[in-house]
RNA sequence: GGUCACUUAACUCAGCGGUAGAGUGCCACAUUCACAUUGUGGAAGUCGCUGGUUCAAAUCCAGCAGUGACCACCA
Numbered sequence: 001g002g003u004c005a006c007u008u009a010a011c012u013c014a015g016c017g018g019u020a021g022a023g024u025g026c027c028a029c030a031u032u033c034a035c036a037u038u039g040u041g042g043a044a045g046u047c048g049c050u051g052g053u054u055c056a057a058a059u060c061c062a063g064c065a066g067u068g069a070c071c072a073c074c075a
Base pairs, nucleotide, nucleotide: 001071002070003069004068005067006066007065010024011023012022013021018055026042027041028040029039030038048064049063050062051061052060
């Protein structure tokens, strides 16, 4: 330098046009002498960034950034 994949909650991931979810973790309550477990409820997200397409974009398109894999080149 080239090709490809990925970027969504604190973490691991789902969702692939109709307006965002799960598990773990966190907080509260119940249970316990207490802790743990379990149950119920709750908080937490500019969907990497900028633009475009669309009535509508996390989703489609372009550019940029980051991460990873492979290939090539120089030394």
A computed fold for a 75-nucleotide RNA from Candidatus Berkelbacteria bacterium RIFCSPHIGHO2_12_FULL_36_9, annotated as transfer RNA.
The sequence is in RNAcentral, with records from ENA.
Its Rfam family is "tRNA". The family's RNA type in Rfam is transfer RNA.